Predicted 3D model of RNase P RNA and transfer RNA as a complex of 472 nucleotides.
It holds a member of the Rfam family "Bacterial RNase P class A".
RNA sequence: GAUAGGUGACCGCUGCGGAUCUCCGGCGUGCCGGGGUGAAGUGGAGGAAAGUCCGAACACGACAGGACACGGUGGUGGAUAACGUCCACCGGCUCUUGAUUGUCGAGCCAGGGAUAGUGCCACAGAAAGCAAACCGCCGGCUUCCGGAAACGGAGUCGGUAAGGGUGAAAGGGUGCGGUAAGAGCGCACCGCUCGGCCGGUGACGGUCGGGGCAGGGUAAACCCCACCGCGUGCAAGCGCAAGCAGUCCUCAGUGACCGGUUCGCCGGUCACGUCCGUAGUCCGCGGAUGAGGACGGGUCGCGUGCUCGAGGCCAUCGGCAACGGUGGUCCCAGAUGAAUGGUCACCGCCCCGGGAUCUCGUCGAAGACCGGGCUCCGGGGAACAGGAUUCGGCUUAUGUC
RNA sequence: GCGAGAUAGCUCAGGCGGUCAGAGCGUCGGAUUCAUAACCCGGAGGUCGAGAGUUCGAGUCUCUCUCUCGC
Numbered sequence: 001g002a003u004a005g006g007u008g009a010c011c012g013c014u015g016c017g018g019a020u021c022u023c024c025g026g027c028g029u030g031c032c033g034g035g036g037u038g039a040a041g042u043g044g045a046g047g048a049a050a051g052u053c054c055g056a057a058c059a060c061g062a063c064a065g066g067a068c069a070c071g072g073u074g075g076u077g078g079a080u081a082a083c084g085u086c087c088a089c090c091g092g093c094u095c096u097u098g099a100u101u102g103u104c105g106a107g108c109c110a111g112g113g114a115u116a117g118u119g120c121c122a123c124a125g126a127a128a129g130c131a132a133a134c135c136g137c138c139g140g141c142u143u144c145c146g147g148a149a150a151c152g153g154a155g156u157c158g159g160u161a162a163g164g165g166u167g168a169a170a171g172g173g174u175g176c177g178g179u180a181a182g183a184g185c186g187c188a189c190c191g192c193u194c195g196g197c198c199g200g201u202g203a204c205g206g207u208c209g210g211g212g213c214a215g216g217g218u219a220a221a222c223c224c225c226a227c228c229g230c231g232u233g234c235a236a237g238c239g240c241a242a243g244c245a246g247u248c249c250u251c252a253g254u255g256a257c258c259g260g261u262u263c264g265c266c267g268g269u270c271a272c273g274u275c276c277g278u279a280g281u282c283c284g285c286g287g288a289u290g291a292g293g294a295c296g297g298g299u300c301g302c303g304u305g306c307u308c309g310a311g312g313c314c315a316u317c318g319g320c321a322a323c324g325g326u327g328g329u330c331c332c333a334g335a336u337g338a339a340u341g342g343u344c345a346c347c348g349c350c351c352c353g354g355g356a357u358c359u360c361g362u363c364g365a366a367g368a369c370c371g372g373g374c375u376c377c378g379g380g381g382a383a384c385a386g387g388a389u390u391c392g393g394c395u396u397a398u399g400u401c
Numbered sequence: 402g403c404g405a406g407a408u409a410g411c412u413c414a415g416g417c418g419g420u421c422a423g424a425g426c427g428u429c430g431g432a433u434u435c436a437u438a439a440c441c442c443g444g445a446g447g448u449c450g451a452g453a454g455u456u457c458g459a460g461u462c463u464c465u466c467u468c469u470c471g472c
Base pairs, nucleotide, nucleotide: 001401002400003399005347006346007345008344009343010342011341013044014043015042016041021036022035023034024033025032026031027030046384050395051394053393054392055391056390057389058233059232060231061230070229071228072227073226074225075089076088077087078086079085090111091109092108093107094106095105112224113223117222118221119218120217121216134164135163136160137159138158139157140156141155142154144153145152146151172190173189174188175187176186177185191213192211193210194209195208196207197206198205199204237304238303239302240301246295247294248293249292250291251290253272254271255270256269257268258267259266260265273289274288275287276286277285311330312329313328314327315326316325317324318323349381350380351379352378353377354376358373359372360371361370402472403471404470405469406468407467410426411425412424413423419457428444429443430442431441450466451465452464453463454462
């Protein structure tokens, strides 16, 4: 990087589709509307559908504008709807090659800033941050010791960062000169830094000149700079709307008794009436004091959002590439406890065992043994894993080539 | 679609990077007791869930994965 076994038959699941048969209602008596059954046909998981780690679309809520706070990203240029993703380049590190120089290749990098400020650098070590004298090295002094003296030891005062030792890290590296010993103290090369010029859109590179070198590490510590970022998520949201509760209207309340009273009336009980169980009528029984209608919000539920999309394939053009433009062509899951499966046959792939002419390779004088290929027979195996609003990435799991 | 956590056999500290790997219960040995428990003394027991990275140095900081719990 590619692929995710293929073909056929039978049975089964699901979306669309609507033949046939049948039921109900209406009236213009053969039409309309609605329901059930559902035949033929047709579509039906992935490269990761996963983890939910980033980025968006979409929806609702909030919002004058700006700043602070908080979170994220960080070489440069480009791609893109956007990104922490991708492409190209630059710089650094590691590996390979004989090669840190001319050549070729692979991998990795959270790769802005350490003179804006603050913090930390344990243990060890003399000294760990406006560096430091433990052992060494060198010089001076001494009324000390040894010695004939030169000199050595001890003490003391200084110089010295070349050497030893500690550490992850000790204030450029190597060499020569120089010095009492040393030191960028001086010089050459390398490194660093500042400035100019040239090349490049840029990161940066090359070259010339100046400066003896100042400023150790850590920002996946706080922080500074630049850029980006409102919050919640399809259980977003929208529509229809049982039941219960509320408001209003209509009908149908009447009579008796009791209690209270502001003398308007209110509450309770009983009888008749009304309504429901109870589908045409009457009676009976049981239950409720109401029954019917309208309205707004809205629960259960149903529908919608829902799959045609930053879409796939082919051709061509531009570009190193990521990717983009143009033309043609295609429609490719929308389920809601949740559908893709099972059996058989043949072919293809892999593994194991066995047989047999043939053939190749190694050793060898030859042969045998060993390993491989073609063909035949028998047996076995085929992973990771499954949609649930939709896309672009990353990461992880995984069979074979 | 989200949010927490994983440290000894068990329950938990440590979260500001360093010798800081700890507490209680449990376990083992000793002492005490006639014996056991309690009390007392001493010891063992940990790859800090796994793998990478940053750093001189990671239980701690960052990323990826696994598992558990909750909304």